[in-house]
Context: one part of a larger RNA
RNA sequence: UUGGGUUUAAAGGGUGCGUAGGUGGCUUUUUAAGUCAGCGGUGAAAACUGGCGGCUCAACCGCAAGAGUGCCGUUGAAACUGGGGAGCUAGAGUAUGAACGAGGUAGGCGGAAUGUGUGGUGUAGCGGUGAAAUGCAUAGAUAUCACGCAGAACUCCGAUAGCGAAGGCAGCUUACCAGGCCAUAACAGACACUGAAGCACGAAAGCGUGGGGAUCGAACAAGAUUAGAUACCCUGGUAGUCCACGCAGUAAACGAUGAUUACUAGGAGUUUGCGAUAAACAGUAAGCUCUCGAGCGAAAGCGUUAAGUAAUCCACCUGGGGAGUACGCCGGCAACGGUGAAACUC
Numbered sequence: 001u002u003g004g005g006u007u008u009a010a011a012g013g014g015u016g017c018g019u020a021g022g023u024g025g026c027u028u029u030u031u032a033a034g035u036c037a038g039c040g041g042u043g044a045a046a047a048c049u050g051g052c053g054g055c056u057c058a059a060c061c062g063c064a065a066g067a068g069u070g071c072c073g074u075u076g077a078a079a080c081u082g083g084g085g086a087g088c089u090a091g092a093g094u095a096u097g098a099a100c101g102a103g104g105u106a107g108g109c110g111g112a113a114u115g116u117g118u119g120g121u122g123u124a125g126c127g128g129u130g131a132a133a134u135g136c137a138u139a140g141a142u143a144u145c146a147c148g149c150a151g152a153a154c155u156c157c158g159a160u161a162g163c164g165a166a167g168g169c170a171g172c173u174u175a176c177c178a179g180g181c182c183a184u185a186a187c188a189g190a191c192a193c194u195g196a197a198g199c200a201c202g203a204a205a206g207c208g209u210g211g212g213g214a215u216c217g218a219a220c221a222a223g224a225u226u227a228g229a230u231a232c233c234c235u236g237g238u239a240g241u242c243c244a245c246g247c248a249g250u251a252a253a254c255g256a257u258g259a260u261u262a263c264u265a266g267g268a269g270u271u272u273g274c275g276a277u278a279a280a281c282a283g284u285a286a287g288c289u290c291u292c293g294a295g296c297g298a299a300a301g302c303g304u305u306a307a308g309u310a311a312u313c314c315a316c317c318u319g320g321g322g323a324g325u326a327c328g329c330c331g332g333c334a335a336c337g338g339u340g341a342a343a344c345u346c
Stems, first nucleotide, its partner, number of pairs: 004317003007300002012314001014201004021194003025088007033081002035077008048066002051063004091191001093187002095184003100179001103177007110154001114150008125136002162169002206247006216240001220236002223233001258313006266291009295302002319346003328339004
C1' cells in the first nucleotide's frame, strides 16, 4: 500500500454553520464527454511466455508467434453516469393555525437559610471529635427575642420528566429573541446530503481590568493522629467561588457509539399535538424510557433512538514504552493550546 477496522481491544473531530470538493428524487426529449462494440494506426530492439529449429545435451543461439493490460484516430450503439431542453411532487422549503418546554438575553420582585450589626432577656460555658486540642467566651459568648444590613443559592413541586447543536438550562414575573413538533395541503418545484479549509459557540479551573465578598474554600497557619504525616479529622483562612467587559479553548466535552437517508417482529410506560361532542378505549405524528425477536457481536451486550441490512460524505486507527515528549511553525498577556517525530528499548 491493498485489505480490515473505530461502544468496551488502537481508532468518531467537544458542537454547530458552511466554502471548495464528493454524492444526489420521478417522467420525457436531445447530445454523445464517460461507457460499450467494430475497424485502422502505434505500442523500437533486446528481454519475457508457449512452439519449432541449430551447436552430441544443456547453458547459449536462431526463427516466426503471443504478450505488451496502453494511447491515438474513425464508424456505430444509447441502457446507465454526465451536459442541454421541457415537465412533475413523494425529498427539502414557504405560508396559515393551534398547542409546548429549567431554550436564550435583559430588567424587576420574593421568602427561607447563612453570616454580621444594634438593642433586650440571661449566665458559664460554647464549639468541635473516634477521643481531644487549637479556637470563641465574665470586656458577658453559646442559646433566645426584636429590628436592620450583605452576598450567594433557589427547599417542596421534581419525575430512567422537559428543552437545547453541544457545553448546558430550575424561585416568581415582565419584555424581547430563537426553536422544533403537530394540523391544513394554499404557495413553490430538487432549491438536497455531507463537508477538507474557514467562521462561530464551547463546563470547570486559569489570566487581564474594574467592582463585590455572605458561604464554601486550593495555598497558608495552628491543633490532633502517626514511627513520620508536607495527608485523611478539627479550628481559622488568602486567591478563587459572584458581577461587567475582554482573553483562554481544554474535560471520562461520554451514549466512551460522526452526520444524513431508506428498509427490517413484538410488548410495556411516559411527554406534547391531531381528529367526532368525550372523562374512556383504541389510532396517528414527533420525542423520552424499559423489555425482548430476527440479525449482529470475541463476549458483555446492541436490537425501528441498532452495535441489524444497505447507500453517500467527513474524521480517525495500524504493537507497548519513549510521548502527546523534543524540535520547528502557528495561536496566547501568561499559564499553556494546536500541529507532532526520532534515536533507543521490550
RNAcentral holds the full RNA, with entries from Greengenes. The part of an RNA shown here (small-subunit ribosomal RNA, central domain) has 346 nucleotides and comes from an uncultured bacterium. It matches the Rfam family "Bacterial small subunit ribosomal RNA". Its mean pLDDT, the model's own confidence on a scale to 100, is 87.